[in-house]
RNA sequence: GACUUAUGGAGAAAGGUGGAGGGAUUAGGCCCUGUGAUACCUUGGCAACCGUCCUUAAUACAAUGGAAAGGUGCUAAUUCCUAUCUCUGAGAAAUCAGGGAAGAGAUGAGUU
Numbered sequence: 001g002a003c004u005u006a007u008g009g010a011g012a013a014a015g016g017u018g019g020a021g022g023g024a025u026u027a028g029g030c031c032c033u034g035u036g037a038u039a040c041c042u043u044g045g046c047a048a049c050c051g052u053c054c055u056u057a058a059u060a061c062a063a064u065g066g067a068a069a070g071g072u073g074c075u076a077a078u079u080c081c082u083a084u085c086u087c088u089g090a091g092a093a094a095u096c097a098g099g100g101a102a103g104a105g106a107u108g109a110g111u112u
Base pairs, nucleotide, nucleotide: 001112002111003110004109005108006107007106013043014042015041016040017039021032022031023030026083027082028081029080044075045074046073049071050070052067053066054065056063079104084101085100086099087098088097089096090095
């Protein structure tokens, strides 16, 4: 890198470096940003995907619940929102509001 699969309305900040754009990509919107963003580093934290331990229970496995010192991940905004298809409602229409699915992308686990 490719494939399979699960998840996404919750949660979690300080310091340092640095000095201009950033929020994946394209477009539109809306935000963040010299009161120093994005990024990187350190420390802390969140969560519970993998692993570990405990529990129910005498043993093993599974399920439930719990812990968190391991491996990742995350730590502005729903994956910031919309884009394709479809359903419902409103409307003469343009369009607007709400629901579902797909696609794309992110992360974990497995395979290659």
Record summary
The RNA shown here (SAM riboswitch aptamer (S box leader)) has 112 nucleotides and comes from an Ignavibacteria bacterium. The coordinates come from a structure-prediction model, not an experiment, and the mean pLDDT is 83. The model forms 97% of the base pairs in the Rfam consensus. It was read from a public genome assembly, where an Rfam model found it.